Small-subunit ribosomal RNA, 5' domain from a metagenome, 519 nucleotides, folded computationally. Its mean pLDDT, the model's own confidence on a scale to 100, is 84. It matches the Rfam family "Bacterial small subunit ribosomal RNA".
Context: one part of a larger RNA
């Protein structure tokens, strides 16, 4: 002397920006955080419209849509840092060992037929949750067959390259596997395969904490052989066989810890950290398991075990805030159960639109940075008052004040009053009909905010800590080794520039000081 996700204390005008549970990965009332599609299907439980009615209701509807069948999406967004000292992270190759829905380019096909089943009706069983039977019925929901340019298996061949296994490309011949329809006829979908883009996956070199008062460790352990499993590669599994393999260059224990980009400090080397923002990984009450799927061993799925809570008619069931808020706890210590999808971004969906506590804004705290204000000029009877002294008078507060003249940031009232918006879409035109361009209309949470203008009037606005040296700043009076102060070195025992009070005076300022912690 810098720093800070701070915390205390005294104080406190205003506005931009930012940041806000470092503790208990403790427990959670309550609401919301993932739906969406009717242009995939039977359908009509609400409502709108039109008919009709015995006034109860009934039909219809290319308006709409609860439930339910079926598609996509719930693997992303968001949280948080337990656990990992390890190919987790970084960072550089490598897959001739390997996967990729949704997009994007190409090629080629979408023919036949079949049987459930939810809804809904009916019955039954429970306090619930929720189930059973029965009979019906549909599909872009399942299932057969056909067909097969490539796809995989299996056999042969024949060129060419590599990087060890080997790969590429070209021909035969056998087997084996596919699709689903909706239309406004323009299309959109779906099968099959090749590339590509993009997410992933696997491996392997360096780098990536303490403790030797941890010195030996290891049987699926090392390595073959074959079989399993896998998208793949491998003791990943599993049967034989073999005795290996790490280890002072630090094996194994144990303790701690997410990790980087990064920030703080330093002239740099280094140190020291890892809050917001970004990338990776890890977890989702605790421990296991797996199923669906392109992707998960899945926060707000699904099974079992436990702990915990809650409900019950005791037979049984139902739950998971480390998503926004917010509660109780713990703790020095850390915010609203707020507004909107206008923007940006994601799901669905032809699309209008829904949905979204991502996300964009208000709220709230001096918690940090940055700005601004507290007024300017003149103004000497050097006023009063106050405090000192060498005390009929000096000296300091002190141009300070009054006065007298400007000024109006900022606060306050008034009146104006954005930008964020361009698009989707509709409407008219134009093109090469590729929704591709042109003009018009439509759409703001924030918000009557931001920012302008104008009125009135110094008016609304300053504090903290210090003053022995270090280290800017000195008297005075109280106390009397007492009270107390101290960062350190020390100060108080009757004239303390150290303790208390004043006056003065340093310093920093909406802050100021002390505490913690790194350099």
């Nucleotide at each position: 002397g810098g720093a800070u996700g701070a915390a205390c204390g005294c104080u406190a005008g205003c506005g931009g920006c930012a940041g806000g549970c470092c503790u208990a990965a403790u427990a959670c009332a309550u609401g919301c955080a993932a739906g969406u599609c009717g242009a995939g299907c039977g359908g009509u439980a609400a409502g709108g419209c039109u008919c009709u009615u015995u006034c109860g209701g009934g039909a219809g509807u290319a308006c709409a849509c609860g439930a339910g069948c079926g598609g996509c999406g719930g693997a992303c967004g968001g949280g948080u840092g337990c656990g990992u000292a390890a190919c987790g992270c970084g960072u550089a190759u490598a897959c001739a060992a390997c996967u990729u829905g949704c997009c994007c380019u190409u090629u080629a096909a979408c023919g036949g037929g079949g049987g459930a089943u939810a809804g809904c009706c009916u019955g039954a069983a429970g306090a619930a949750a929720u189930u059973c039977a029965g009979a019906u019925u549909a599909a872009u929901a399942c299932c057969c067959c056909a067909u097969a340019u490539g796809a995989u298996g299996g056999u042969g061949g024949a060129a060419c390259c590599g990087c060890a296994u080997g790969g590429u490309u070209c021909a035969g011949c056998c087997a084996u596997g596919a699709a689903a329809a909706c239309u406004c006829c323009g299309g959109u979908g779906u099968u099959a395969a090749a590339g590509g883009a993009u997410g992933g996956g696997u491996a392997u070199g360096c780098g990536u904490g303490a403790c030797a008062u941890u010195a030996g460790a290891u049987a699926g352990u090392u390595g073959g052989u074959g079989a399993g499993g896998u998208a793949a590669c491998g003791g990943c599994u599993c049967a034989c066989c073999a005795a290996g393999u790490c280890a002072a260059c630090g094996a194994u224990g144990u303790c701690u810890a997410g990790c980087u980009g990064g920030u703080c400090u330093g002239a740099g080397a280094g140190g020291a950290u890892g809050a917001u923002c970004a990338g990776c990984c890890a977890c989702a009450c605790u421990g296991g398991g797996a199923c669906u799927g392109a992707g998960a061993c899945a926060c707000g799925g699904c099974c079992c075990a436990g702990a915990c809570u809650c409900c019950u008619a005791c037979g049984g069931g139902a739950g998971g805030c480390a998503g926004c808020a917010g509660u109780a706890g713990g703790g020095a210590a850390u915010a609203u159960u707020g507004g909107a999808c206008g923007a940006u971004g994601g799901a669905g969906g032809a699309a209008a639109c829904u949905c979204u506590g991502a996300u964009c804004c208000a709220g709230c705290c001096a918690u940090g940075c940055c700005g601004c204000g507290u007024g300017a000029g003149g103004g000497a009877a050097g006023a009063c008052g106050g405090u000192u002294c060498u005390c009929u008078g000096a000296a300091u507060u002190g141009u300070a004040a009054a006065c007298c003249u400007c000024u109006u940031u900022u606060a306050g009232c008034a009146g104006g009053g954005a930008a964020u918006a361009a698009a989707c879409c509709g409407g008219u035109g134009g093109u090469a009909u590729a929704g591709u361009c042109a003009c018009c209309g439509u759409u703001g949470a924030a918000g009557g905010u931001a920012c302008c203008u104008g009125c009135a009037g110094a008016a609304u606005a300053a504090g903290c800590a210090c003053c022995g040296g270090c280290u800017a700043a000195c008297u005075c009076c109280g106390u009397g080794c007492c009270a107390g102060c101290a960062g350190c070195c020390g100060c108080g025992g009757u004239a303390a520039u150290a303790c208390g009070g004043a006056g003065g005076g340093u310093g920093c300022a909406a802050g100021c000081g002390u505490u913690g912690u790194c350099c």